[in-house]
RNA sequence: CCAGCAGGCCACCUUACCGCCGUGUGCCGAACUAGUUUCGGCAUCCAUUAUGGAUCCUGAAUCAAGUUCAGGACAGGGAGGAAAGUCCGGACACCAUAGUGCGGCAUAGCGGGUAACGCCCGUCCGCCGAAAGGCGAGGACCAGUGCAACAGAAAGCAAGUACAGUUCGGCUGUAGUGAAAUCAGGUAAACUCUAUGCGGUGAAACGCCAUGUAAACCAAUGCUUGAGGGCUGCACGCCCGAGUUGGAGGGUAGGCGGUUAGAGCUUUUGGGCAACCAAAAGUCUAGAUAAAUGGUAAGGCUCGACAGAAUCCGGCUUAUGGCCUGCUUUUUUA
Numbered sequence: 001c002c003a004g005c006a007g008g009c010c011a012c013c014u015u016a017c018c019g020c021c022g023u024g025u026g027c028c029g030a031a032c033u034a035g036u037u038u039c040g041g042c043a044u045c046c047a048u049u050a051u052g053g054a055u056c057c058u059g060a061a062u063c064a065a066g067u068u069c070a071g072g073a074c075a076g077g078g079a080g081g082a083a084a085g086u087c088c089g090g091a092c093a094c095c096a097u098a099g100u101g102c103g104g105c106a107u108a109g110c111g112g113g114u115a116a117c118g119c120c121c122g123u124c125c126g127c128c129g130a131a132a133g134g135c136g137a138g139g140a141c142c143a144g145u146g147c148a149a150c151a152g153a154a155a156g157c158a159a160g161u162a163c164a165g166u167u168c169g170g171c172u173g174u175a176g177u178g179a180a181a182u183c184a185g186g187u188a189a190a191c192u193c194u195a196u197g198c199g200g201u202g203a204a205a206c207g208c209c210a211u212g213u214a215a216a217c218c219a220a221u222g223c224u225u226g227a228g229g230g231c232u233g234c235a236c237g238c239c240c241g242a243g244u245u246g247g248a249g250g251g252u253a254g255g256c257g258g259u260u261a262g263a264g265c266u267u268u269u270g271g272g273c274a275a276c277c278a279a280a281a282g283u284c285u286a287g288a289u290a291a292a293u294g295g296u297a298a299g300g301c302u303c304g305a306c307a308g309a310a311u312c313c314g315g316c317u318u319a320u321g322g323c324c325u326g327c328u329u330u331u332u333u334a
Stems, first nucleotide, its partner, number of pairs: 003328008012300007020078002023075003026042006032035001043055005056072006080306001084317002087315005092202004099236004104198005109123005124138001125136004139193002144191002146187002161175005206257004217247005228240004264283008
């Protein structure tokens, strides 16, 4: 120098014009002259050094209300490190009022972290790598059942190839083949056993409001002597229950909440090898609903990759451009 390993940061930039989505432009009380009036208090912002000013405009609806709606103006906000996969763990909502057993699934050295985990940290052991480092499939093979090609005489209940010894019994030993050859070993991300743990569904969850009809008709069956239904799959058990199933036909598919202030983020200090924990200060950062951040022009240079939220959070896995920091040294040169 090349190459490699581990960690961190960014994810085109600037200006102008037009365009898209959503937030804000205040709250409470009193009075009468009932006007978008007056007064008082609170809150926020600006200036002043001790008080003053501001908290928008237009239109429509309504008998009326400081009420509601629409538009405008101004202010500031608007996709990711993986938003992806839907693989794990939860928050939340419902089943729902309890459960027991079987089945099923998951994890597996030791210790710690976390709301929790199959995740993270440390350490032991094993494997890979020259190394820095990376991976983990890490309990049990005398509880049982399986599996082991080819080669070899033979790969599990029985023997037996060649040679040697022999107490003449494959009794003992050696050699061949093979990963493994005398009731021996190997293998459990083989079945299994042990220990520990686990309810289900999923925001199209779920809740509220509005509209509309035919709450009607026919048939079978049930009505506390219980049809039918629920509790993951099965059984028991428990609970709901006067309707249920089938047929033909009629009406509707709208709106609001859930919905973003959190196990949140940043910085500092302390504890800890670390993951992380505690305290203090600061901060508020998308909420669409057929689905919003785009277009035009000019300039810049590291010439822009992978790629778009849809309830939310913590991880893992996969895809990917650039820059920075630390570490390694087989090889080559001096």
Model confidence (mean pLDDT): 78 of 100. Predicted 3D model of a 334-nucleotide RNA (Bacterial RNase P class A) from a Bacteroidia bacterium. It matches the Rfam family "Bacterial RNase P class A". Rfam's curators write: Ribonuclease P (RNase P) is a ubiquitous endoribonuclease, found in archaea, bacteria and eukarya as well as chloroplasts and mitochondria. Lineage of the source: Bacteria > Pseudomonadati > Bacteroidota > Bacteroidia.